Two RNAs folded together computationally: RNase P RNA and transfer RNA, 434 nucleotides in total. Model confidence (mean pLDDT): 79 of 100.
RNA sequence: GGAGUGGGGCAGGUGGCCGCCCGAAGGGGAGGAAAGUCCGGGCUCCACAGGGCAGGGCGCUGGGUAACACCCAGUCCUGGUGACAGGAAGGAAAGUGCCACAGAAAAUACACCGCCUCUCAAACAGGGGUAAGGGUGAAAAGGUGAGGUAAGAGCUCACCAGCUCGUCGGUGACGGCAAGGCUUGGCAAACCCCGCCUGGAGCAAGACCAAAUAGGGGGACGCUGAGGGUGGCCCGCCCGAGUCCCCGGGUAGGUCGCUGGAGCCUGCUGGCAACGGCAGGCCUAGAUAAAUGGUCACCACCCAUGGGAGGGUGACCUCCUCUGGGUACAGAACCCGGCUUAUGAACCACUCCAACA
RNA sequence: GGGCCGUUAGCUCAACCAGGCAGAGCAAAUGACUCUUAAUCAUUAGGUUGUUGGUUCGAUUCCAACACGGCCCACCA
Numbered sequence: 001g002g003a004g005u006g007g008g009g010c011a012g013g014u015g016g017c018c019g020c021c022c023g024a025a026g027g028g029g030a031g032g033a034a035a036g037u038c039c040g041g042g043c044u045c046c047a048c049a050g051g052g053c054a055g056g057g058c059g060c061u062g063g064g065u066a067a068c069a070c071c072c073a074g075u076c077c078u079g080g081u082g083a084c085a086g087g088a089a090g091g092a093a094a095g096u097g098c099c100a101c102a103g104a105a106a107a108u109a110c111a112c113c114g115c116c117u118c119u120c121a122a123a124c125a126g127g128g129g130u131a132a133g134g135g136u137g138a139a140a141a142g143g144u145g146a147g148g149u150a151a152g153a154g155c156u157c158a159c160c161a162g163c164u165c166g167u168c169g170g171u172g173a174c175g176g177c178a179a180g181g182c183u184u185g186g187c188a189a190a191c192c193c194c195g196c197c198u199g200g201a202g203c204a205a206g207a208c209c210a211a212a213u214a215g216g217g218g219g220a221c222g223c224u225g226a227g228g229g230u231g232g233c234c235c236g237c238c239c240g241a242g243u244c245c246c247c248g249g250g251u252a253g254g255u256c257g258c259u260g261g262a263g264c265c266u267g268c269u270g271g272c273a274a275c276g277g278c279a280g281g282c283c284u285a286g287a288u289a290a291a292u293g294g295u296c297a298c299c300a301c302c303c304a305u306g307g308g309a310g311g312g313u314g315a316c317c318u319c320c321u322c323u324g325g326g327u328a329c330a331g332a333a334c335c336c337g338g339c340u341u342a343u344g345a346a347c348c349a350c351u352c353c354a355a356c357a
Numbered sequence: 358g359g360g361c362c363g364u365u366a367g368c369u370c371a372a373c374c375a376g377g378c379a380g381a382g383c384a385a386a387u388g389a390c391u392c393u394u395a396a397u398c399a400u401u402a403g404g405u406u407g408u409u410g411g412u413u414c415g416a417u418u419c420c421a422a423c424a425c426g427g428c429c430c431a432c433c434a
Stems, first nucleotide, its partner, number of pairs: 001353007010344001012299007020029003031329001035340002038338005043202004050235004055198005060074005075089001076087004090193002095191002097187003112134002114130006142160006161183001163180002166177004206256004216247006227239003249433003263282008300327005306321006358430007367383004377414001385401005407423005
C1' cells in the first nucleotide's frame, strides 16, 4: 500500500426568537431501531385456570434468565490460506412411505456388457459361478493395497472410515487408547417415535359514567336442563331461564386502565462469560387523529468548483481559504426481554498478500 | 393499535396437503370457412410460480426473512 475479519459506542452541538404536548408550578418532552409483529413474558378478562385426548411449539452439552425459538461458555460438523464465520445438530438398527429420468439392479439387492466355467468338434445358443472392470445415476451395498482364486469376493491380511464393547479424561456433549466381528444407503424443514413445554383471547383486554333509539321484525332450540363459561372432542366444576343466528335502529362523548419499572446511573463484589448480589443516588414523554417543530447566528464534519502555499520527474498528495450544497434510517400509542429488517460517518483490535529496512 | 389471509401466462383460477416434465378457460397471433366481419374449426406463442436464502439429488409445493395486496375488530339496546 492492497484485500479482508471481528467489536463496542455515537446518532451533529450551543445560543436567540416564534410555536406544540404534559404538569398547579418548578420543570420535562422519541429511538437504536419507537419498524416487522417473528418469538417470550408481565398485566386484564374468561372458573379459583381443573384432568385426558387431539393440536401446536422446541430439540448437541452445560449454564444464564421472569421466560424464550434469546444470550454466554463449550463439543462436533461444514466453509475459509487466515483473522473468523455458519449450523432446526435427538432417532433411519420401532414402523410406514418416497428415491423421478437414466440404469441390469434404488434396498429382501441385482447378472446388461465383461471375466471364469460347463453342455458342444467348434461357433451360435443355453445353464452355472462372479460385484474385481465397463456403463447409468445425486446415490450402486465399506475405501486403498497385497495375498488368494477357474474367475472373483472381508475369503484372508495391513492401513483408513464406520459400528459395538472395554478403559482413561471430562458435570456433560465428546475426546484419547485398546479389542472385536467385518459393514447396518439417503430423506424426519415426509408421516412418525422419543424427551421437554403448552388453556383461550388480547388495552379496540377490561372497569365506570353520560348521550341517543323502533329496548323493533324474522327464525332455531329450551328448565324432561337448552345454552354459556373466547378455536376442536370427552370428563369434571360453576352459572342457569333464556340463549343463538339473520335483517334493521342508535351513539362515534368522557374518566380510569396509562406509565415507578424484571427501571436507570455509580461504586464494591462473585463468575471465563451471559448474568447475579450488596450499598448509595436519580425520576426520565404519556398524546387520542394524535405534541416532541420552524427559523436565524456561530461552530464541527462531509462533498463539489475556484484560488493560494508546500512536496513529488510525474500521475498525484497535504494544508489554508471563498462560494454553494449536505449531516442517514426513521418516528412512541399498555409495558418489558429478545430476534429480524432499514440505516450514516468515524474509531479500535486482528488476519492475509506485496515491497522495503 | 391488534388479529387473519393471499401473491402461479395479459385476466380468472388449478397443481401445493403427501416434493419428480407447471395446466385449464377467456384474451392474443396465424391459417381455414365467408363477398367481408362475427361466430365456428385447426394450429401456435406466451411463465426466473412476488423477491432472496435454506433443507433435498431435485422446491410452485417444505422452512425462514423481506416486499406488495386484501379482509376483520368499538360501545348501547